Predicted 3D model of a 370-nucleotide RNA (Bacterial RNase P class A) from a Gallionellaceae bacterium.
Its Rfam family is "Bacterial RNase P class A". By type it is a ribozyme.
RNAcentral holds the sequence, with entries from ENA.
Of the family's consensus pairs, 92% are formed in the model.
The coordinates come from a structure-prediction model, not an experiment, and the mean pLDDT is 78.
A source record names the gene rnpB.
């Protein structure tokens, strides 16, 4: 210098004018006014997890259902974070991974392929063995001819052929996946058939809290994959949500209690008594509109002991929007690199997604110079 990896931070700046929503102080004729100070985000978003808070339900346990799933730690909790293990990718800094169990059981494995799990045989290799064909010959056996040397015939054996039975799974081919891999030996050809190394398995030893790693023996291998298929195992989980909930409380209608009134009307049986209903007033309680609250001081932030880190004790310091049809805006001027995604609605911890550009810490690889 180039190309990258990985953390952190910022999100146009400054000034003026006019507004909007809270807060504090003062004044007030209670309508407001003046002054001071505050007023969106790294994601306020998606509402995907986890908790606080509130109400409801609830002996306890189990079933069902759901979620999570290597190990250790952090935390209020988590499916989050940190550190580590293992696997894969990258020369590397680093990145990614639902990563428990497939000798508990069940299911599935399309197409292709001979065969997809009690293995199998299309091409191919062999054809030792058995059968078959041909040949040579006299090594062996039996028989025939010949006095004999010898000759003939058959069988075994030998050589050769095709590849019928059969053997094989090395090679080719199919597939995401073909029953360990490489090499040497071995064989008719082959094969863990034998051996060496690698892999694998269950024990053992050593190190580690652990996941796991390493080691030397032993075992020829003890029979694919799939659990974001059912399932098994372990851990966790009651429901609804601030329109939760709490308080104050008109008008109207209805409820309850007490009192008053014509000794009235109606009903109950023709009459009397009694009872009920109808009127007015007062009180009580539920509750609607409306108002208040919940509401922002909190598992908060900073410094700091400790800890590799996530995190974080005590102490000290700081205060950082709270609306309710819902404020946070508009205009002007100057400057620049010309400004992205986007806006709170009970609160907090995360994850995910969107995002013009800029600043900065650490690290890697390559090239050049000294």
């Nucleotide at each position: 210098g180039a190309a990258g990896c990985u953390g952190g931070c910022c999100a146009g700046a400054c000034a003026g004018u006019c507004g909007c929503c809270g807060c504090g102080u003062g004044c007030u004729u209670c309508g407001g006014c003046a002054c001071g100070g505050g007023g969106a985000g790294g994601a306020a978003a998606g509402u995907c997890c986890g908790g606080g808070c509130u109400c409801c339900a609830g002996a306890g346990a189990g079933c069902a259902g759901g979620a999570u799933g290597c190990u250790g730690g952090c935390u209020a909790a988590c499916g989050g974070c940190c550190a580590g293990a293992c696997g894969c990718c990258g020369c590397g800094a680093g990145g990614c991974g639902a990563u428990g169990g497939a000798a508990a059981g069940u299911g599935c494995c399309a197409c292709a392929g001979a065969a997809a799990a009690c293995a199998g045989a299309c091409c191919g290799c062999c054809g030792a063995u058995g059968a078959u064909u041909g040949g040579a010959u006299u090594u062996c056996c039996a028989c025939c001819c010949g006095c004999g040397a010898g000759g003939g015939c058959g069988g075994a054996g030998c050589c050769a052929g095709g590849a019928c039975a059969g053997g094989c799974a090395a090679g080719g081919g199919u597939g995401a996946a073909a029953a360990g891999g490489u090499g040497c030996g071995g064989u008719a050809a082959g094969a863990g058939c034998g051996c060496a190394c690698c892999g694998c398995g269950g024990a053992c030893g050593u190190g580690g809290c652990g996941a796991c790693a390493c080691g030397g023996a032993c075992g020829g291998c003890a029979c694919g994959g799939u659990a974001a298929a059912c399932c098994c195992c372990a851990u966790c989980c009651g429901g609804a949500g601030c329109a939760a909930g709490a308080c104050c409380a008109a008008a109207u209608a209805g409820g309850c209690a007490g009192g008053c009134c014509a000794u009235g009307a109606c009903g109950u049986u023709g009459c009397u008594c009694g009872c009920g209903u109808c009127g007015c007033c007062u009180g009580c309680g539920g509750g609607u509109a409306g108002g208040u609250u919940g509401c922002u001081u909190g598992a908060g932030c900073g410094u700091c002991a400790g800890g590799u880190a996530a995190c974080g004790a005590a102490a000290c310091g700081c205060c950082u929007a709270g609306a309710g049809g819902a404020a946070u805006g508009a205009c002007u001027g100057u400057c620049c690199a010309c400004g992205a995604c986007a806006g709170a609605a009970c609160c907090c911890g995360g994850c995910u997604u969107a995002u013009c550009g800029g600043c900065u810490g650490g690290c890697u690889u390559c090239a050049c110079c000294u």